[in-house]
C1' cells in the first nucleotide's frame, strides 16, 4: 500500500408508489349504475431493505460412528464477520414509486 469475495429463497418491518378496492370530489336530471379527478387520502391488495428482523437452504473448517487407511455415507455442535456520511449524474422494471434492481456502485470519511 493494492485488489476480490463478502449466496439464495420464504414471510415480514421502515420506507415506496397508485393498477385494482376503500375514501374524498364530481358527471350523466333521481335511485340503480356507469365515468372523470385525487396518494397534499388513515387503509386493503401491490413493491420493499448490502449497512433492519425472522426462518430455511446453501458455504465453511472441526469432532464422533464407521474403516486397515482414507473417500464418500451418517451423527454432533460451531462459525457465516464488519459494514461511518447518505454527497451522487445516470440509467431499469411493474400501474407507478422506492431504502427495490444495475450497485457493498461512484463519491467523502
Nucleotide at each position: 500500500a493494492g485488489a476480490a469475495a463478502g449466496u439464495g429463497u420464504a414471510c415480514c418491518u421502515a420506507g415506496g408508489g397508485u393498477u385494482c378496492c376503500a375514501c374524498g370530489c364530481u358527471g350523466g336530471c333521481u335511485u340503480a349504475u356507469c365515468g372523470g379527478c385525487g396518494g397534499u387520502u388513515c387503509g386493503g391488495u401491490c413493491c420493499a431493505a448490502g449497512c433492519g428482523g425472522u426462518a430455511c437452504a446453501g458455504g465453511c473448517a472441526g469432532c464422533g460412528c464407521a474403516u486397515c487407511a482414507a473417500c464418500a455415507g451418517c451423527g454432533c455442535g460451531g462459525c457465516u464477520a464488519c459494514a461511518c456520511c447518505g454527497g451522487u449524474c445516470g440509467g431499469g422494471a411493474u400501474a407507478a414509486a422506492a431504502g427495490c434492481c444495475c450497485a457493498g456502485g461512484c463519491g467523502g470519511g